[in-house]
RNA sequence: GCAGCAAGCUAGACGACCGUCCGGCGUCGCCUCGCAAGGGGCGGAGCUGGGAGGAAAGUCCGAACUCCGUUGGGCAGUGCGCCGGGUAACGCCCGGUCGGGGCAACUCGAAGGACAGUGGCACAGAAAAAAUACCGCCUCGAGUGACCCUUUCGUGCGCACGCAAGUGCGGGCGCGGGGGAAUCGAGAGGUAAGGGUGAAAAGGUGCGGUAAGAGCGCACCGCGCUUGUGGCAACACGAGUGGCAGGCAAAACCCCGCACGGAGCAAGACCAAAUAAGGGGGCGGCCGGUGAAAGCCGGGGCAGACGGCCCGUCUGUAGUGCCUCCGGGUAGGUCGCUUGAUCCUGUCAGUAAUGACAGGGCUAGAGGAAUGGUCGUCACCCUAAGGACCCCGAGCGACGCUGCGAAGCGUCACGAAGGGACUGAAGGGAACAGGAUUCGGCUUACGGCGUGCUGCGACA
Numbered sequence: 001g002c003a004g005c006a007a008g009c010u011a012g013a014c015g016a017c018c019g020u021c022c023g024g025c026g027u028c029g030c031c032u033c034g035c036a037a038g039g040g041g042c043g044g045a046g047c048u049g050g051g052a053g054g055a056a057a058g059u060c061c062g063a064a065c066u067c068c069g070u071u072g073g074g075c076a077g078u079g080c081g082c083c084g085g086g087u088a089a090c091g092c093c094c095g096g097u098c099g100g101g102g103c104a105a106c107u108c109g110a111a112g113g114a115c116a117g118u119g120g121c122a123c124a125g126a127a128a129a130a131a132u133a134c135c136g137c138c139u140c141g142a143g144u145g146a147c148c149c150u151u152u153c154g155u156g157c158g159c160a161c162g163c164a165a166g167u168g169c170g171g172g173c174g175c176g177g178g179g180g181a182a183u184c185g186a187g188a189g190g191u192a193a194g195g196g197u198g199a200a201a202a203g204g205u206g207c208g209g210u211a212a213g214a215g216c217g218c219a220c221c222g223c224g225c226u227u228g229u230g231g232c233a234a235c236a237c238g239a240g241u242g243g244c245a246g247g248c249a250a251a252a253c254c255c256c257g258c259a260c261g262g263a264g265c266a267a268g269a270c271c272a273a274a275u276a277a278g279g280g281g282g283c284g285g286c287c288g289g290u291g292a293a294a295g296c297c298g299g300g301g302c303a304g305a306c307g308g309c310c311c312g313u314c315u316g317u318a319g320u321g322c323c324u325c326c327g328g329g330u331a332g333g334u335c336g337c338u339u340g341a342u343c344c345u346g347u348c349a350g351u352a353a354u355g356a357c358a359g360g361g362c363u364a365g366a367g368g369a370a371u372g373g374u375c376g377u378c379a380c381c382c383u384a385a386g387g388a389c390c391c392c393g394a395g396c397g398a399c400g401c402u403g404c405g406a407a408g409c410g411u412c413a414c415g416a417a418g419g420g421a422c423u424g425a426a427g428g429g430a431a432c433a434g435g436a437u438u439c440g441g442c443u444u445a446c447g448g449c450g451u452g453c454u455g456c457g458a459c460a
Base pairs, nucleotide, nucleotide: 001456002455003454004453005452006451008449009448010447012378013377014376015375016374017373018372020051021050022049023048024047025046027044028043029042030041031040032039033038053432057443058442060441061440062439063438064437065264066263067262068261077260078259079258080257081256082096083095084094085093086092097111098109099108100107101106112255113254117253118252120248121247134195135194136191137190138189139188140187143184147180148179149178150177151176153174154173155172157170158169159168160167161166203221204220205219206218207217208216222244223242224241225240226239227238228237229236230235268335269334270333271332278326279325280324281323282322283321286299287298288297289296290295301317302316303315304314305313306312342361343360344359345358346357347356348355349354380429381428382427386423387422390420391419392418395414397412398411399410400409401408402407
């Protein structure tokens, strides 16, 4: 320098002006209660204090808190599942084990059970699980039979002998017989080395062995069982022993073990206009006629409807009336609401997560939502043009060494084009994103900065 791994930090600063939410202070105006003093409410301007995050996000997990439910137990359902530790708790975190990935730093893993049972393993393949045999290999094999040996007969050739007919010898060809035999081979059997299929094929490699093969035998590796040592444990290492096993998948159902009641701050509590149900108290029983009475008829009172009012008409009149007090809890208001498993610093314990102790701090609290905007200065990141110095750089020069020489090597100086590094603007950039009861986690989004470590390369 390049590539990578891990754990951190930060999230612009200052000033001016304008604005925003909450609180405090006094003040002005209006309303209201009160005899008053004074209190309360609403609004205006002013001063003053405070005002988002590392994820405030997703709402995935665990809690606090609140209400409802709950004798106890079970079924169903959901989640989790190596070991030890941390924690209020967790499915989170830390440390370890085993397994996967990486040369490494390091990293990833829902990591119990597959002979309890049920089901699945597409296509391909003989076979996808107590198995099987497509090709192949091996044995037997009716038969076939290139070829070889031998032989009867025929045929023609060569040589020898003979006057000739012919005879003898040699080897060739053909038909046939006998024997051997490569190959092929219906079929029968052995085998699971090899090939082939597949994501996956019934332990692996090698030697021996065999007709060919095979844990058939042996060595090593793997695996099961027994056992020793170490470790709190997961587990590791070792020894012995077994010839070796029904593979994969449980984030298929399922089995085993453990945990779990529900809803959520729109939880919920309090105050309380209005209205309905319900309850307590009070008001109100007129006159005449008739009748035994209930009732009916006429008049009056009261209340209501129509109506601006009167008259009038109608309706009701012991209940569906009026007044009043409760009750109830809508609108509205108050609380819940931020002092908390809290934050900062230090010390101690612990490998760590984390815990203990001491000191210090108070840091939004709105309830549809405020924390913003503009300008200036500085800081940060990025480079364009340009640029003295620095590094690389073809080459060239000087000196030295080697060499007969050509030349080579070393040191130093100079050094074109070009490149690197550095510098550099009035230019560009400056992310993701915002509380809504509160915490602990996880996950996701995202700008910048430095640190440690690993691998490779270069230089010293």